About this RNA:
This is a predicted structure of an 83-nucleotide RNA (c-di-GMP-I riboswitch aptamer) from a Solirubrobacteraceae bacterium. The sequence was found by an Rfam model in a public genome assembly.

RNA sequence: CUCAGACAAAGGCAAACCCGCUGUGAGGCGGGGGCGCAAAACCAGGGGUCUCGCAGAAGCCGCGAGAUCGCCCAGUUGCCAAG
Numbered sequence: 001c002u003c004a005g006a007c008a009a010a011g012g013c014a015a016a017c018c019c020g021c022u023g024u025g026a027g028g029c030g031g032g033g034g035c036g037c038a039a040a041a042c043c044a045g046g047g048g049u050c051u052c053g054c055a056g057a058a059g060c061c062g063c064g065a066g067a068u069c070g071c072c073c074a075g076u077u078g079c080c081a082a083g
Base pairs, nucleotide, nucleotide: 005080012037013036017032018031019030020029021028022027035070041076042075045073046072047071048068049067050066051065052064053063054062
């Protein structure tokens, strides 16, 4: 340095739910709270899912605009040291 990730160590993040704020909405932010996570750090490039608008009897499909990285893949960066 690379692959890999312990009956290691120091730490880190924070699900559901509750409260407040915000958005048409999916959702986001803050506080509480911990289900879990070796990248559960960053990133919307490719998919998936979800929302809004148009068309449309409704749904599906289609087009446009958004959301989601703790849904998956990819990209960038990072702690430790047993093997």
The source organism's lineage runs through Bacteria, Bacillati, Actinomycetota, Solirubrobacterales and Solirubrobacteraceae. The coordinates come from a structure-prediction model, not an experiment, and the mean pLDDT is 84.